[in-house]
RNA sequence: CACUCAUCGAGACCGGCUGAGGGAUAAGGCCCUUCGACGCCGGGGCAACCGUCGGAAACCCGACAUGGUGCCAACUCCUGCGGCUUCGCGGCCGGCAGAUGAGCG
Numbered sequence: 001c002a003c004u005c006a007u008c009g010a011g012a013c014c015g016g017c018u019g020a021g022g023g024a025u026a027a028g029g030c031c032c033u034u035c036g037a038c039g040c041c042g043g044g045g046c047a048a049c050c051g052u053c054g055g056a057a058a059c060c061c062g063a064c065a066u067g068g069u070g071c072c073a074a075c076u077c078c079u080g081c082g083g084c085u086u087c088g089c090g091g092c093c094g095g096c097a098g099a100u101g102a103g104c105g
Base pairs, nucleotide, nucleotide: 001105003103004102005101006100007099008098013043014042015041016040017039021032022031023030027079028078029077044072045071046070049068050067051064052063053062054061055060076097081094082093083092084091085090
């Protein structure tokens, strides 16, 4: 980096450093941010994908949190493409893209 599978409406903040942009993505919207965002470091936490244990095994269910990841503004912040629906605003479903994990080449 490609592919496969699963999940993505819940949950979880303090300190230090830095200093102007940030929210993946063209664009639009909306929002965060010098009352210091984003990022980095330390600590803390959330969750339970892998994991461990139990239910004989698979599926599945339950428990746990020492270990490997992940995560801790906003639905993956929203839209973008297609369908259905609505007088309209809008709503619903699917897709694309993306993120995370596990596997595989």
A computed fold for a 105-nucleotide RNA from a Gammaproteobacteria bacterium, annotated as SAM riboswitch aptamer (S box leader). Lineage of the source: Bacteria > Pseudomonadati > Pseudomonadota > Gammaproteobacteria. It was read from a public genome assembly, where an Rfam model found it. Of the family's consensus pairs, 97% are formed in the model.